[in-house]
Molecule: c-di-GMP-I-GGC riboswitch aptamer
Organism: Actinomycetes bacterium
RNA sequence: CACGAAAAGGCAAACCCGUCGCGAGGCGGGGACGCAAAGCCAGGGGUCUUACCGAGACAGCCCAGCCGCCGAAG
Numbered sequence: 001c002a003c004g005a006a007a008a009g010g011c012a013a014a015c016c017c018g019u020c021g022c023g024a025g026g027c028g029g030g031g032a033c034g035c036a037a038a039g040c041c042a043g044g045g046g047u048c049u050u051a052c053c054g055a056g057a058c059a060g061c062c063c064a065g066c067c068g069c070c071g072a073a074g
Stems, first nucleotide, its partner, number of pairs: 001074001003071002010035002015030006033060001039066002043063003046058004
C1' cells in the first nucleotide's frame, strides 16, 4: 500500500420502558440483529415527514469530504 485473519477494545437493529416532537424521528435506559469506519459530516443522489411548500427527519441506503484502532497472510 492493500486487505480483513487473530486478539483486545468499540458500536448497537428489531422490540420494551421513560422523555421530547404534529410527524418522520431525537435523546436516556434495557436489549443484540448485525457492523472494520454501524466514527463525524445533510455537499450530491435517495427514502421519509408535515401545522403543506415555509421547512424538517434519516450517516445502520449509496457517493463525496474529514478523522481514526489492530495487524496475520500478500